[in-house]
Small-subunit ribosomal RNA, central domain from Handroanthus impetiginosus, 311 nucleotides, folded computationally. Its Rfam family is "Bacterial small subunit ribosomal RNA". Model confidence (mean pLDDT): 81 of 100.
Context: one part of a larger RNA
RNA sequence: UUGAGUAUAAAGCAUCUAUAAGUGGUUUUUUAACUCCACUGUCAAAUCCCAGGAUUCAACCCUAGACAAGCAAUGGAAGCUACCAAACUGGAUUAUGGUCAAAGAUCUAAAAAAACACCAAUAACAAAAACACUCUGUUGGGCUGACAUUGAUACUAAGGGAUGAAAGCUAGAAGAAGGAAGAGAUUAGAUACCUUAAUAGUCCUAGCCAUAAAGGAUGGAUAAUAGGUGUUAUGCGUAUCGACCCAUGCAAUGCUACAUCUAAUACAAUAAUUAUCUCACCCAAGAAGUAUGUUCACAAGAAUGAAACUC
Repeated sequence: UUGAGUAUAAAGCAUCUAUAAGUGGUUUUUUAACUCCACUGUCAAAUCCCAGGAUUCAACCCUAGACAAGCAAUGGAAGCUACCAAACUGGAUUAUGGUCAAAGAUCUAAAAAAACACCAAUAACAAAAACACUCUGUUGGGCUGACAUUGAUACUAAGGGAUGAAAGCUAGAAGAAGGAAGAGAUUAGAUACCUUAAUAGUCCUAGCCAUAAAGGAUGGAUAAUAGGUGUUAUGCGUAUCGACCCAUGCAAUGCUACAUCUAAUACAAUAAUUAUCUCACCCAAGAAGUAUGUUCACAAGAAUGAAACUC
């Protein structure tokens, strides 16, 4: 480099953002390249092909001519890509006032720390990690509706940047409850189960660390592809005093099941289906995520990451 792959066999970065770079909606125009056609030039001679001649015939020989392909110039045709100019709206984005009192008046009663029963659900929300007493403030994101604004402003993303459970580290505060380490038992042994006491830690503030079976073991985006049945948010219609019911749209989240796909399990509009774009990663097992070097870290360690040798 090509090829085959990445749920479970080796393989999707823990997650997001964004630079270079790659890719990119619809219509018309300019220029250029690509593709095709026509014509011209060239492609030495000999040879080959073909027509005629000569040799008693033939080969050899003599004369004349041509196909195909290549390269270059000129002219033309249809489409596509890029560039230039203009336009469009199905992608993407953006937008929606102000104000509304006070008092320990009321309540609690030794102090302190941590966690929040019921509601509670295959529920909600967040990029992931994560997030639940109640109320308030500040702040971010998504969805729905009207279909107003800009007019391709988009997708992915190497390096880079940010966030990142628990444990651990530094300094200070806190220390109710649980509780690594310790001790005692049990046992052949018991680095455990059992008992006891209790330090670090768990909590808070300010900084580090950057790893997890960080899992959906499934990267992101767009489009297409039978159904059935729930839940959450919301809209329209219908119905009604009102709500439910019924029908239906959009977004999210589940179960089930065709076609497809798969080695099978299974997946199946939230794809592991059919396609396109793009990044990351893999290439028998062990040695080994080790050695060495480098970068980062206070340290613990993290990131990058072989080979000999064995089979």